The part of an RNA shown here (large-subunit ribosomal RNA, domain II) has 704 nucleotides and comes from a Candidatus Omnitrophota bacterium. Its mean pLDDT, the model's own confidence on a scale to 100, is 82.

Context: one part of a larger RNA
RNA sequence: ACCGGCGAGUUACUGUGUGUAGCAAGGUUAACCCCUUUACGGGGGGAGCCGUAGCGAAAGCGAGUCUGAAUAGGGCGCAUCCCGAGUAAUCGGGGUCCAGUUAUACGCAGUAGACCCGAAACUGAGUGAUCUACCCACGGCCAGGAUGAAGCCCAGGUAAAACUGGGUGGAGGUCCGAACCUGUCAGUGUUGAAAAACUGUGGGAUGAGUUAUGGGUAGGGGUGAAAGGCCAAUCAAACUCAGAAAUAGCUGGUUCUCCUCGAAAUAGCUUUAGGGCUAGCCUCAUAAUAGUUGAAUAUAGGGGUAGAGUGCUGAAUGGGCUAGGGAUCAUACCAGAUUACCAAACCCAACCAAACUCCGAAUACUAUAUUUCAAGUUAUGGGAGUCAGCCUACGGGGGAUAAGCCCCGUGGACAAAAGGGGAACACCCCAGACCACCAGCUAAGGUCCCUAAUGCAGGCUAAGUGGCAAAGGAUGUGAGUUUACAUAGACAACCAGGAUGUUGGCUCAGAGGCAGCCAUCAUUUAAAGAGUGCGUAACAGCUCACUGGUCGAUUGCGAACUCGCGCCGAUAAUGAUCGGGGCUCAAGCCUGCUACCGAAGCUGUGGUCCGCCAUGAUUCGUGGCGGAGGUAGAGGAGCGUUCUGUCCCACUGUGAAGGCAGACCGUAAGGACUGCUGGAGAAGGCAGAAGUGAUUAUGUCGGU
Numbered sequence: 001a002c003c004g005g006c007g008a009g010u011u012a013c014u015g016u017g018u019g020u021a022g023c024a025a026g027g028u029u030a031a032c033c034c035c036u037u038u039a040c041g042g043g044g045g046g047a048g049c050c051g052u053a054g055c056g057a058a059a060g061c062g063a064g065u066c067u068g069a070a071u072a073g074g075g076c077g078c079a080u081c082c083c084g085a086g087u088a089a090u091c092g093g094g095g096u097c098c099a100g101u102u103a104u105a106c107g108c109a110g111u112a113g114a115c116c117c118g119a120a121a122c123u124g125a126g127u128g129a130u131c132u133a134c135c136c137a138c139g140g141c142c143a144g145g146a147u148g149a150a151g152c153c154c155a156g157g158u159a160a161a162a163c164u165g166g167g168u169g170g171a172g173g174u175c176c177g178a179a180c181c182u183g184u185c186a187g188u189g190u191u192g193a194a195a196a197a198c199u200g201u202g203g204g205a206u207g208a209g210u211u212a213u214g215g216g217u218a219g220g221g222g223u224g225a226a227a228g229g230c231c232a233a234u235c236a237a238a239c240u241c242a243g244a245a246a247u248a249g250c251u252g253g254u255u256c257u258c259c260u261c262g263a264a265a266u267a268g269c270u271u272u273a274g275g276g277c278u279a280g281c282c283u284c285a286u287a288a289u290a291g292u293u294g295a296a297u298a299u300a301g302g303g304g305u306a307g308a309g310u311g312c313u314g315a316a317u318g319g320g321c322u323a324g325g326g327a328u329c330a331u332a333c334c335a336g337a338u339u340a341c342c343a344a345a346c347c348c349a350a351c352c353a354a355a356c357u358c359c360g361a362a363u364a365c366u367a368u369a370u371u372u373c374a375a376g377u378u379a380u381g382g383g384a385g386u387c388a389g390c391c392u393a394c395g396g397g398g399g400a401u402a403a404g405c406c407c408c409g410u411g412g413a414c415a416a417a418a419g420g421g422g423a424a425c426a427c428c429c430c431a432g433a434c435c436a437c438c439a440g441c442u443a444a445g446g447u448c449c450c451u452a453a454u455g456c457a458g459g460c461u462a463a464g465u466g467g468c469a470a471a472g473g474a475u476g477u478g479a480g481u482u483u484a485c486a487u488a489g490a491c492a493a494c495c496a497g498g499a500u501g502u503u504g505g506c507u508c509a510g511a512g513g514c515a516g517c518c519a520u521c522a523u524u525u526a527a528a529g530a531g532u533g534c535g536u537a538a539c540a541g542c543u544c545a546c547u548g549g550u551c552g553a554u555u556g557c558g559a560a561c562u563c564g565c566g567c568c569g570a571u572a573a574u575g576a577u578c579g580g581g582g583c584u585c586a587a588g589c590c591u592g593c594u595a596c597c598g599a600a601g602c603u604g605u606g607g608u609c610c611g612c613c614a615u616g617a618u619u620c621g622u623g624g625c626g627g628a629g630g631u632a633g634a635g636g637a638g639c640g641u642u643c644u645g646u647c648c649c650a651c652u653g654u655g656a657a658g659g660c661a662g663a664c665c666g667u668a669a670g671g672a673c674u675g676c677u678g679g680a681g682a683a684g685g686c687a688g689a690a691g692u693g694a695u696u697a698u699g700u701c702g703g704u
Stems, first nucleotide, its partner, number of pairs: 001704006011112013026050003032044004036039001054061002064076004081094005115253002118250001122243006133217005139211003142207001144176003147172001151168006180204003185200004219235001221231003256638006266279005280386002282383008292375003295371007307359001308357002313353002317349004322343001324342002326339004389414001391412008419430003434607004439603003445597003448581003455593006466583001472568002476565008485556002493550005499523003504518003529544001533542002608628009639693001641690007651681001658677005664671002
């Protein structure tokens, strides 16, 4: 890992709700006793419990009672309906009703281990120092070599010492190095030879050395040259058993089927935030509501958002006007003058605001009315689940008018939704799957091939734009508008002219159209600037404006603007790509028309189930209308397993159960039949009771 077996909402009591059954203003026995045909048996037993009356803390009183001085008020209680009479208070009559209790089944809750498995821990009583830590007692062990302290002796030396030298001597947590102890570094080993070793290499090796044997210290305790080390392969509190099924707001798991409905991820509170409680939203039952709830339409409302505005509040630009201030001038003082400075108030113009409003929508909300639409809505009670949400569109806040970002609001989708489209893709677009069909129509989106299905007409694009992107840039190209010039000849090209006062004045070394400053006139003219650019040291020279000529415009030639489609701007890490191939009067873009394809949508045909209504009937049929996606979850109906009672006493060695196989039946869980196997029990009907259903729990046991 696989296969097979086992494996999780149980039981008791109490409460509550619903169903069923008995009796009913009552219901019911408990312990216990008796009887018998001894079993789902019968009889007794009324103690007690619940109900029939409440109020009060209670004594107590009682349709009232408590509070209170109160016959007041108030609290909690006292049943409702119909008829008659009466102005009414109220009175009379009548019926229904006023309903509980016991048992049982099921749902849920509480108390218990309480659906199952799972801690780390806590407490108690014991067992351990044969490992190891330290201590005690009594023993053992340490090859060999080196170094050469004190002391002593001798010699020298001294007044005597000190001191020096030579010997002797043999000290030391001394040195080198085996045994022994240790474990530095490296390698190997790492399902090992070994739950700590092996190989090489290291450290200590007369000492705080090492070691045998015996003994001592015990769990919040010991021991510790101290590492939280060690205390039997276990130590930030040993091990064993017990409390004990500790507790686990946490994780995992929780077993057959079909039918109906179907959520939430929010609010408030919470030592609360991944948990709860109440409400919200779901479901079931009962009842009420039929102009009842929703929707649509109409009418009537209040509002201060969007927008707008600047009258208010505040912000803010320029100008005017003008207090005040500054500066300058002037001044003995007082007074004063000027102002390209600052500036209140006021005026004009332009402008801004979530916490501004002289104004002011659309929606939304409320009310009323209507009905061709939908089927809800409310109350009471039983049962829940939900409290991590996510994306998208729009309105906002935070952030950077960042985020697949965070936080609100209003819709939608996913969650809990399959199908078609979007190449692929929970959330986007279309559309909500009861089942079947080798039938039809459509949606979104598509119709050259992959790939189901299309053509036509008119334009645009040349960039493979289409098939990412901005500011900005450009005689790209199409359409349009305005305007200048032009057969009295434009534009372009070519030929010719482009002059005179004058070298304008100033400046300057020079300044002669052309460094710079000022002025920018006049004349002759067809026309010609006191000069457009190049050029010179300055002139010169070339050229332009302007003029004439040549040429001769389907109208031509310029300028500006608007719109359509393109161009540049355009750089990323493995190999490119529009999904691919491929596409250019398109298979791209725009406009119009047209047909078709395309889904689990709609329709058709057949079938199943559910709800409502009608109808006839007893548990069903017929007809009509509507419905059947679904997680958590609520409700309903069933299948199967084991055992028990009962019926049948059917079946069975002429072969039970179980096993294997098969093309049968049922909407499903499942159920038959036949054959083979097997070799002794056992099916079915009606009821009852549960150790009642397993692909998952790093489940558990066995096998392989």